Context: one part of a larger RNA
Molecule: large-subunit ribosomal RNA, domain VI
Organism: Bacteroidales bacterium
């Protein structure tokens, strides 16, 4: 910009994408079959594999803004106790997020037409013949069923609601995040829990510092202590103010 008034919402599906895989047990059954070896169809049911999607509860990484323990040096006047450097100094752990190696799910059944086949009935061609007229089955394969886009499907489609204009309504700005390269997309903006803080929880980490108390001490106890980042909630301290833009048609 179009969709022949503007908007919010909810849809339909021409169309187009994906999926579509396969092994080995067991039971039917040592059954039919078969002289014996051997061993089925056809059903039903378990376990898998390779592929795919999702998530992150568990198991396993990362986790350079969390925590702890160290080494060497420098600083804060020494001690004590911090902290800066040194691949994140070095190491031992680990929240949320993102992930597989880890969970869970999927390919199914089903239905229509069919192929190659296999039939019924049956002429021409008194017979035979699946064919000519007729009729019934038949594939991991086509259509449809499953899952995703999807009306610029210019064939622009449907329904519901709102606006008759200082209108509905969007948009700028802000606070942001299950979103994000920036647009965009969600959420909230005081009639507010949208983000930070603060409080509590969980979750990590592994028992701070002073100081008492035991012990000559090294340490050990008070102490499951400190500390804490993204996690869950709860509370307006904080900031989201105030405001301005667009849009205002046909037709009668």
């Nucleotide at each position: 910009c179009g969709u022949u008034g503007g908007a919010g919402a909810u849809u339909u599906g021409a169309g187009g994408a994906g999926a579509g895989c396969u092994g080995c047990c067991u039971c039917u059954a040592g059954u039919a079959c078969g002289a014996g070896a051997g061993g089925a169809c056809c059903g039903a049911g378990g376990c898998g594999g390779a592929c795919a999607a999702a998530c992150c509860u568990c198991u396993a990484g990362u986790g350079c803004a969390c925590c702890u323990g160290u080494u060497g040096u420098g600083g804060c006047g020494c001690c004590a106790g911090c902290u800066g450097c040194a691949u994140c100094g070095c190491a031992g752990g680990g929240u949320a997020g993102c992930u597989a190696u880890g969970u869970u799910u999927g390919g199914a059944a089903g239905a229509g037409a069919u192929a190659a086949g296999u039939a019924c009935u049956g002429a021409a061609a008194g017979c035979a013949u699946c064919u000519a007229a007729g009729u019934a089955c038949g594939a991991a394969g086509c259509u449809c069923c499953c899952u995703c886009c999807a009306a610029g499907a210019u064939g622009a489609g449907a329904u519901c609601u709102c606006c008759u204009u200082u209108a509905a309504g969007g948009g700028u700005c802000g606070u942001u995040a299950a979103a994000g390269a920036c647009g965009a997309u969600g959420a909230c903006g005081u009639u507010g829990a949208u983000a930070g803080g603060c409080u509590g929880c969980a979750g990590g980490u592994g028992u701070a510092a002073a100081g008492g108390c035991a012990g000559u001490g090294a340490u050990g106890u008070c102490a499951a202590a400190g500390c804490c980042g993204a996690g869950c909630a709860g509370u307006a301290c904080u900031a989201a103010u105030u405001a301005c833009c667009c849009g205002u048609a046909a037709g009668c």